The part of an RNA shown here (small-subunit ribosomal RNA, central domain) has 350 nucleotides and comes from Dioscorea dumetorum. The full RNA is in RNAcentral, with records from SILVA. The organism belongs to Dioscorea, within Eukaryota. Its mean pLDDT, the model's own confidence on a scale to 100, is 86.

Context: one part of a larger RNA
């Protein structure tokens, strides 16, 4: 490469837009690339196959047939693929009309605790731990209370709940804006679908530069445990944690399951939105579409499990994988202030 994988076994890119490439509704003419049919023409002798001959048979020699796939031609075939043209309207998408949401950027309030600060009332112990001690406190701690400040995070409501492409989003309001569903059906007419390259986003830690700094809290000092403690415990604490502006591009970025499509049992929640009864809470039903979930048949699987949200059953593109270790190492490029991140081997050994 081929086949055969790709939830747990080696294997889905951290997510998405989207270029080339690939694949791709329906109906209808046409053309004849592909593809199929028929003739020719070619494929050196020798080998090989088959007939007859010839050495006393054989091997072996000699004659004569016959043989191919593939290349090119010439004639036709028109179902499929494909190309030109023509329409369709079920896939795609625009337009109305609602609608749900913690979706995302900015602003502006808010209360609860904490911690300090000032000020009062008190007077000995407070922390804190398996025990303890360092620690704080008579220069008045702790407690308890008036007032002020900061700075971080929004209890309950809260869910097997919503929303986002994924990271992620949750105290309240208010502007701006992105996408989603559902209805009725106007409207263009295949415009789809995946995507190598390439772009943008992308937890936390981590770097620059400036702010901020309440708790917490790597590092680091002390106390403890301990044979020994560079640890767990306890007291202290810087760096971060927080805002701005950028930079890194990682994660068990997990559903450890790539995107899209079709299609194949019910049965029990829930969440949006259509419809019906109802004054109204509410309750009903064509599996009404959509999105979340739990149990399960068929099927599948090694096997746990999946199981209309598939890991069934097909079709299309796309990434990946090929023994375990050596090793995501060396080395060489790109990229980064830097950490380091990206492609990414071998010898060796089992």
């Nucleotide at each position: 490469u081929u086949u055969g994988g790709u939830g747990u076994a080696a294997a889905g890119c951290u997510u998405c837009u989207g270029u080339a490439g690939g694949u791709a509704g329906c109906u209808u003419u046409u053309c004849a690339a592909g593809u199929c049919c028929a003739c020719c023409a070619u494929c050196a002798a020798a080998u090989c196959c088959c007939a007859a001959g010839g050495c006393u048979u054989a091997a072996c020699c000699c004659u004569a047939g016959a043989u191919a796939a593939g290349c090119a031609g010439u004639g036709g075939a028109a179902a499929c693929u494909g190309g030109c043209a023509a329409g369709c309207u079920g896939g795609a998408g625009u337009a109305u009309a609602g609608u749900a949401g913690g979706g995302g950027c900015a602003g502006a309030g808010g209360g609860a605790a904490u911690u300090u600060c000032c000020a009062g009332u008190g007077g000995a112990g407070c922390g804190g731990u398996g025990a303890a001690g360092u620690g704080c406190g008579u220069a008045g701690a702790g407690a308890u209370c008036u007032g002020a400040a900061a700075a971080a995070a929004c209890a309950c409501c809260a869910a097997c709940u919503g929303u986002g492409a994924a990271a992620g989003c949750a105290c309240u309001c208010u502007g701006c804006u992105g996408g989603g569903c559902c209805a009725a059906c106007a409207c263009u007419a295949a415009c789809a679908c995946u995507g190598a390259g390439a772009g943008c986003c992308g937890a936390a830690a981590g770097c620059u530069a400036g702010g901020g700094a309440a708790g917490u809290g790597a590092a680091u000092g002390g106390g403890a445990u301990u044979a020994g403690a560079u640890g767990c415990c306890c007291u202290a604490g810087u760096a971060g944690u927080c805002c701005u502006a950028g930079c890194g591009g990682u994660a068990a970025a997990c559903g450890a399951u790539g995107a899209a499509u079709a299609u194949u049992a019910c049965g029990c929640g829930c969440u949006g939105u259509g419809g019906g009864u109802a004054a109204a809470g509410a309750c009903c039903a064509a599996c009404g579409c959509a999105a979340u979930g739990c149990u399960g048949u068929a099927g599948c699987u090694a096997a746990c499990a999946c199981g209309u949200u598939a890991g069934g059953u097909a079709u299309c593109c796309c990434g990946c994988u090929u023994g375990g270790g050596g090793a995501g190492u060396a080395u060489g490029u790109u990229c980064a202030c830097a950490a380091g991140a990206a492609u990414g081997a071998a010898a060796c050994u089992c």